A computed fold for a 502-nucleotide part of an RNA from Streptomyces californicus, annotated as small-subunit ribosomal RNA, 5' domain. NCBI's taxonomy places the organism under Bacteria, Bacillati, Actinomycetes, Kitasatosporales, Streptomyces. The coordinates come from a structure-prediction model, not an experiment, and the mean pLDDT is 84. The full RNA is in RNAcentral, with records from ENA.
Context: one part of a larger RNA
RNA sequence: GGACGAACGCUGGCGGCGUGCUGAACACAUGCAAGUCGAACGAUGAAGCCCUUCGGGGUGGAUUAGUGGCGAACGGGUGAGUAACACGUGGGCAAUCUGCCCUUCACUCUGGGACAAGCCCUGGAAACGGGGUCUAAUACCGGAUAACACUCUGUCCUGCAUGGGACGGGGUUGAAGCUCCGGCGGUGAAGGAUGAGCCCGCGGCCUAUCAGCUUGUUGGUGGGGUAAGGCCUACCAAGGCGACGACGGGUAGCCGGCCUGAGAGGGCGACCGGCCACACUGGGACUGAGACACGGCCCAGACUCCUACGGGGAGGCAGCAGUGGGGGAAUAUUGCACAAUGGGCGAAAGCCUGAUGCAGCGACGCCGCGUGAGGGAUGACGGCCUUCGGGUUGUAAACCUCUUUCAGCAGGGAAGAAGCGCAAGUGACGGUACCUGCAGAAGAAGCGCCGGCUAGCUACGUGCCAGCAGCCGCGGUAAUACGUAGGGGGCAAUCGUUGUCC
Numbered sequence: 001g002g003a004c005g006a007a008c009g010c011u012g013g014c015g016g017c018g019u020g021c022u023g024a025a026c027a028c029a030u031g032c033a034a035g036u037c038g039a040a041c042g043a044u045g046a047a048g049c050c051c052u053u054c055g056g057g058g059u060g061g062a063u064u065a066g067u068g069g070c071g072a073a074c075g076g077g078u079g080a081g082u083a084a085c086a087c088g089u090g091g092g093c094a095a096u097c098u099g100c101c102c103u104u105c106a107c108u109c110u111g112g113g114a115c116a117a118g119c120c121c122u123g124g125a126a127a128c129g130g131g132g133u134c135u136a137a138u139a140c141c142g143g144a145u146a147a148c149a150c151u152c153u154g155u156c157c158u159g160c161a162u163g164g165g166a167c168g169g170g171g172u173u174g175a176a177g178c179u180c181c182g183g184c185g186g187u188g189a190a191g192g193a194u195g196a197g198c199c200c201g202c203g204g205c206c207u208a209u210c211a212g213c214u215u216g217u218u219g220g221u222g223g224g225g226u227a228a229g230g231c232c233u234a235c236c237a238a239g240g241c242g243a244c245g246a247c248g249g250g251u252a253g254c255c256g257g258c259c260u261g262a263g264a265g266g267g268c269g270a271c272c273g274g275c276c277a278c279a280c281u282g283g284g285a286c287u288g289a290g291a292c293a294c295g296g297c298c299c300a301g302a303c304u305c306c307u308a309c310g311g312g313g314a315g316g317c318a319g320c321a322g323u324g325g326g327g328g329a330a331u332a333u334u335g336c337a338c339a340a341u342g343g344g345c346g347a348a349a350g351c352c353u354g355a356u357g358c359a360g361c362g363a364c365g366c367c368g369c370g371u372g373a374g375g376g377a378u379g380a381c382g383g384c385c386u387u388c389g390g391g392u393u394g395u396a397a398a399c400c401u402c403u404u405u406c407a408g409c410a411g412g413g414a415a416g417a418a419g420c421g422c423a424a425g426u427g428a429c430g431g432u433a434c435c436u437g438c439a440g441a442a443g444a445a446g447c448g449c450c451g452g453c454u455a456g457c458u459a460c461g462u463g464c465c466a467g468c469a470g471c472c473g474c475g476g477u478a479a480u481a482c483g484u485a486g487g488g489g490g491c492a493a494u495c496g497u498u499g500u501c502c
Stems, first nucleotide, its partner, number of pairs: 001502004006498004013369006019362002021327001026325001027323002030321003035070003040067002043064001048059004077278003087203007096196002101192008109143004118133006149172010177184002205250003212241003217238008253275004257268004280301005303315005333359001335358003341355001342353004372402004382393004406443001408438005416429001419426002446491002449488002451472003457486005467474002
């Protein structure tokens, strides 16, 4: 000098764009953050309309608890753990999976029995149940049909080993309907796309005051499981790693990048993007195409809460806000909207979406603008200095002429709307941006410094005192170094200080 997710002190006009718990992965009141589909299904049946003997009946379908489907594994948060194939980069899988989506081919035949909801009985303070009985389905279970799928097997071709491929024979395995008649679905096979899993080479911290480490350890065979593997198990062998730093200890999420620097390098990993890990702490599996699952389940633990208390039960903000919470030098609103972008469900209308879009707060940062412009000397008054002549503040002010950005007031007023909807219509931001008009210099300047480094000097006060200080050093009676004033130089809505990095 530059930089910052900064903080502190003084000061503070406006706008745009960013950005905002770095410490306690501390504890959390309250609300919201994941639902949707009636065009899968039974049931419920509001309004309206028609009839009525005034009891009601028919039609109609709003509404929804339940069964069922898809989603809830995405999106959002955090950085605790992790020195590891976690990450980056380049490869491999002849050892793999992939719901929804796309392409191609074939099929979608025929039966059955239940369980919710409902009704009846009933336990419990509650949370939540128990028993009986009725019922539907794209829920569940049979039968038929089938292949290039799976399995056994024959022939042929071929490779980097296990092996891969082509053709044939025997055996096995599937399906679901709804409809507004346009479609939407279901099953099997092959291919694609997307996403994921596993393996390997290389790369990136400190410490030798850690020198030896290892027994499922290293390899083989059999078995179990897997996509593969000591992943697990039994037996056998005695291996495997290490001064090119094993093992141990400390620290740490990694990267694209960011800061600095001429570069080489050094430091960092906030915001944004990719990957990983975690979700009160520890463990476990279930469901599923996908989880060992933040707002799912089970067990244990700590903590908090409810209770009708022998006992029983509820909870998990490292989602968004928020807390007379806590810690701290320090970090925001219990806001608006789904209008846009994106996501889930749905044929669609649409519903949901604290993702997101916006608004609010903070000079926290960067950038832009303003606080007026021109003229104006007898160089006013006042202040300060003075050799008492004067000098300086200083064209500065007054005064004259002019302008009106920003802020203020008034009128007009968007784009973002491709979309959706038969149409009418449909914008949170927002009466915002922007345009026009009005008034009046009117409402808007401070902070640190002035001994040298370093640009800018005098007076008074003080008298090694009070004090200053980044280094050198100033102050003991004329201090340009302390304090005040005048003046000056620097930056400016900021200016200084502190901390950290280069």